RNAcentral holds the sequence, with entries from ENA. This is a predicted structure of a 71-nucleotide RNA (transfer RNA) from a Verrucomicrobiia bacterium. It matches the Rfam family "tRNA". Its family is annotated with triplet codon-amino acid adaptor activity in the Gene Ontology.
[in-house]
Formats: sequence, structure tokens, C1' cells
RNA sequence: ACACUUUUGAUUUAGUGGUAGAAUCUCGGCCCUUCAAGCCGAUCGCGAGGGUUCGAUUCCCUCAAAGUGUA
Repeated sequence: ACACUUUUGAUUUAGUGGUAGAAUCUCGGCCCUUCAAGCCGAUCGCGAGGGUUCGAUUCCCUCAAAGUGUA
């Protein structure tokens, strides 16, 4: 330089146009003499900007970050 991939919570991840789901972490409650474990509940999220659409995490464009391959 060229080609391509990925970006969703504190962490890991599912989600091919119609209410964003799960696990771990954290917090609260139950249980327990206490801790751990277990059970119940809560908090926290679509990289940024624009476009298409009645409606965008999803489709398109640009940018940013990370990565892979070729030279």
C1' cells in the first nucleotide's frame, strides 16, 4: 500500500429489520452460629457520525479502534 474480519454491560458472549437475551462480577434479601455454597431479586449495554426505512444492533457510506493475510 492492497484485500478482508471484528466492535453489544466491569468481563465473556447470543441476537440476519419489530420490547436487546444469557453467564460471570457487583449490590440487596432469604438460608446459616459465621463464612462459603445454594435460592430470589436489582443495577449496568449495541464504537462515533450520517443515510435508507413506518421502524436499524441488524442494511448502506464515512470515520475510529483492534486484528488477519499478501507484497